A computed fold for a 74-nucleotide RNA from Binatia bacterium (SeqCode), annotated as transfer RNA.
It matches the Rfam family "tRNA". Gene Ontology term of the family: triplet codon-amino acid adaptor activity.
Model confidence (mean pLDDT): 80 of 100.
C1' cells in the first nucleotide's frame, strides 16, 4: 500500500428482487409446574441494523467515505 468478504438484541445466527409493526435459537426477568431445584409450559423485557453522508415515496437491503475484524498479494 492494493483487492475480497464480514459488521443485525448479552451471545450465535437469518433476514430472497428496496414495501410497509426487525426476526429465530440461546441468555435475562416473571408467572405456572415441583416439597425445593433442574428440565418443561407461557408471557416479557432487550435493537439508532457498525458511523457518517447520498439515492429514492420508502433503505438492514443500493451508492460513496470512514472505522473494526478476517482472509490473500505485494
Nucleotide at each position: 500500500g492494493c483487492g475480497c468478504c464480514c459488521u443485525u438484541a448479552g451471545c450465535u445466527c437469518a433476514g430472497u428482487u428496496g414495501g410497509a409493526u426487525a426476526g429465530a435459537g440461546u441468555g435475562c426477568u416473571u408467572g405456572g409446574c415441583u416439597a425445593c431445584g433442574a428440565a418443561c409450559c407461557a408471557a416479557g423485557a432487550g435493537g439508532u441494523c457498525g458511523c457518517a453522508u447520498g439515492u429514492u415515496c420508502g433503505a438492514a437491503u443500493c451508492a460513496u467515505g470512514c472505522a473494526g475484524g478476517g482472509c490473500g498479494c505485494g